[in-house]
Annotation
A computed fold for a 679-nucleotide part of an RNA from Oscillatoria sp. FACHB-1406, annotated as large-subunit ribosomal RNA, domain II. Its mean pLDDT, the model's own confidence on a scale to 100, is 81. Taxonomically the source falls in Oscillatoria (Bacteria, Bacillati, Oscillatoriophycideae, Oscillatoriales).
Context: one part of a larger RNA
RNA sequence: GCCGGCGACUUGCAGGCUCUGGCUGGUUAAGGCGAACUAAGCCGAAGCCCAAGCGAAAGCGAGUCCGAAAAGGGCGACCUAAAAGUCAGAGUUUGCAGACCCGAACCCGGGCGAUCUAACCAUGUCCAGGAUGAAGCUUGGGUAAAACCAAGUGAAGGUCCGAACCGACCAAUGUUGAAAAAUUGGCGGAGGAGGUGUGGUUAGGGGUGAAAUGCCAAUCGAGCCCGGAGCUAGCUGGUUCUCCCCGAAAUGUGUUUAGGCGCAGCGGGAGUCAAGUCCACAAUGGGGGUAAAGCACUGUUUCGCUGCGGGCUGCGAGAGCGGUACCAAAGCGAGGCAAACUCAGAAUACCAUUGUUGGAAACUCCCAGUGAGACGGUGGGGGAUAAGCUUCAUCGUCAAGAGGGAAACAGCCCAGACCACCAGCUAAGGUCCCAAAAUUGUGACUCAGUGAGAAAGGAGGUGGGAGUGCCCAGACAACCAGGAGGUUUGCCUAGAAGCAGCCAUCCUCGAACGAGUGCGUAAUAGCUCACUGGUCAAGCGCUCCUGCGCCGAAAAUGAACGGGGCUAAGUCACAUACCGAAGCUGUGGAAUACGGAAGUAUUGGUAGGGGAGCGUUCUAGAAGGGGUGAAGCACUAGCGGCAAGCAGGUGUGGACUUUCUAGAAGUGAGAAUGUCGGC
Numbered sequence: 001g002c003c004g005g006c007g008a009c010u011u012g013c014a015g016g017c018u019c020u021g022g023c024u025g026g027u028u029a030a031g032g033c034g035a036a037c038u039a040a041g042c043c044g045a046a047g048c049c050c051a052a053g054c055g056a057a058a059g060c061g062a063g064u065c066c067g068a069a070a071a072g073g074g075c076g077a078c079c080u081a082a083a084a085g086u087c088a089g090a091g092u093u094u095g096c097a098g099a100c101c102c103g104a105a106c107c108c109g110g111g112c113g114a115u116c117u118a119a120c121c122a123u124g125u126c127c128a129g130g131a132u133g134a135a136g137c138u139u140g141g142g143u144a145a146a147a148c149c150a151a152g153u154g155a156a157g158g159u160c161c162g163a164a165c166c167g168a169c170c171a172a173u174g175u176u177g178a179a180a181a182a183u184u185g186g187c188g189g190a191g192g193a194g195g196u197g198u199g200g201u202u203a204g205g206g207g208u209g210a211a212a213u214g215c216c217a218a219u220c221g222a223g224c225c226c227g228g229a230g231c232u233a234g235c236u237g238g239u240u241c242u243c244c245c246c247g248a249a250a251u252g253u254g255u256u257u258a259g260g261c262g263c264a265g266c267g268g269g270a271g272u273c274a275a276g277u278c279c280a281c282a283a284u285g286g287g288g289g290u291a292a293a294g295c296a297c298u299g300u301u302u303c304g305c306u307g308c309g310g311g312c313u314g315c316g317a318g319a320g321c322g323g324u325a326c327c328a329a330a331g332c333g334a335g336g337c338a339a340a341c342u343c344a345g346a347a348u349a350c351c352a353u354u355g356u357u358g359g360a361a362a363c364u365c366c367c368a369g370u371g372a373g374a375c376g377g378u379g380g381g382g383g384a385u386a387a388g389c390u391u392c393a394u395c396g397u398c399a400a401g402a403g404g405g406a407a408a409c410a411g412c413c414c415a416g417a418c419c420a421c422c423a424g425c426u427a428a429g430g431u432c433c434c435a436a437a438a439u440u441g442u443g444a445c446u447c448a449g450u451g452a453g454a455a456a457g458g459a460g461g462u463g464g465g466a467g468u469g470c471c472c473a474g475a476c477a478a479c480c481a482g483g484a485g486g487u488u489u490g491c492c493u494a495g496a497a498g499c500a501g502c503c504a505u506c507c508u509c510g511a512a513c514g515a516g517u518g519c520g521u522a523a524u525a526g527c528u529c530a531c532u533g534g535u536c537a538a539g540c541g542c543u544c545c546u547g548c549g550c551c552g553a554a555a556a557u558g559a560a561c562g563g564g565g566c567u568a569a570g571u572c573a574c575a576u577a578c579c580g581a582a583g584c585u586g587u588g589g590a591a592u593a594c595g596g597a598a599g600u601a602u603u604g605g606u607a608g609g610g611g612a613g614c615g616u617u618c619u620a621g622a623a624g625g626g627g628u629g630a631a632g633c634a635c636u637a638g639c640g641g642c643a644a645g646c647a648g649g650u651g652u653g654g655a656c657u658u659u660c661u662a663g664a665a666g667u668g669a670g671a672a673u674g675u676c677g678g679c
Stems, first nucleotide, its partner, number of pairs: 001679006011097014025049003031043003053060002063075004100238002103235001107228006118202009127192001129161003132157001136153006165189003169186005204220001206216003241613006267367006277360004281355006293342002298338008309327002311324005373398010403414003418589004423585003429579003432564003438576001440575006451566001457551002461548010478535005484508003490502002514529001518527002590603005614668001616665010632652005638646002
């Protein structure tokens, strides 16, 4: 891992509710009789429920309580047999019990452990060899005597080197090991606080500890075993046959936050009931202070006018009188802004009433699940007008929803799947090929493969529109020619001559010609422009709005139309046809609700509720089958809406078994790191 067996909502007592049945008041309990061991049947009203309520109570009583009250009010009485009461059974739920099953770490009690290990006690035992050479002593020297010096002797030491022995600093190997701590090569101590044998002592909040929370039998921040014990677990996992009907929630509150409880909301079942309820539509009547808007208030804000007051400054001894290219209140005019501004003010929403209107329910009781929501649109807060972010409101979808479209894609678009069909029509979206359907029609645009990803900004891309100027008395562009004189204007300057800079910017000749547009020179010179004539001959220039394009455009495999490929098979507008879904229709069939029927409506579904059934084991009653072969097992193209079953046949097997009607459960397996067995 697979296969097979086992494996989880039970049982008792008590309460509530519902259903079914008995009785009309209901009913027995213990116990007794009876009997074949428990049974059936009978006896047994003690008790319990009900038959009257109200009050805290005394108490009173169809009334009673509050109260001064014959007032008023509360709770009752009346009326009610399709009622009410009660007993039994069944279902469901709640409480107490292990209470659906498996699962802790812990806590407590009583015992068992020092054959491992820690420390200690008693008694034994072990430590190759080598090195160093303390004290003391001897001899010699030395001294007044000592001290002292030298040599020798000597053999001290938690002394040195190094085996056994004890340890464990480093590395590699090993890591389902040879080994639940080792091996190999190095390493430390090795006469000591040394190692070690045997026997003994200390025990669990206790021991022992040269102290690491170390060790106390591979177990230690409190050993192990058994018991309390099925501890408790708001946590994780698991929870077994079928079909039919209905079908959620992920919100509010609270010192709440993985969970409960109450209330509200949503679900299921039942009962009562037709008004008082709800929904839709319409009409009428309401209050509002949001959007937008506005500036009348509260604030904020720009400009202009004016200039209270202040600053600076002149005069004056001061009082004060003046000036002002400074600031600036109030006021006036013009123009803005606001969640915590509003003179005014919608749409919606909400409330109420009405309706020969149309639908549905509504209420009460019993019983669930939910109380982690997700994304999208809209209106807001937080954030950075960031997030597949977060938090509200509101609607939708998903959740619990399949089908078609969006290449693929819970939450987007279309559309809600009872079953069958090799029938039809459509939605969104599409119609060149992949790939079902237009290489459809008309009119435009685009040349960028734009389409098929992006901004500020940039550009004689190109289409459309509006305005304005010039123009056959010749425009715009091009070409030919002129572009002068006073004058090198004046100033400044080394120089300044149109062209460094400053001021002024006139006059003349002329078709025209600036005291000069740009280049240029040291300054001149030179080129050019404005301006004018000629040649040519028909449109030319400028501004604004707008459609489609261009640049801006750099990321890690090639990856920004699904692909091929497309100049339309792109974009805009209009038109017709077709394709296209589990939508709608057609044909046949099933179920549910209502209904006498005909028929009408309905039948996606997680949590969850309700209903109807299948199968297993056993029991009772009834009826069958079976050695001419029961059950079981193996195989087999038939039948049936499901769980399942039926019919026919073959083999095996060798003694029980089936059906119907009831009853009772150790009643259904794929999951629980399930459990036992097999492989």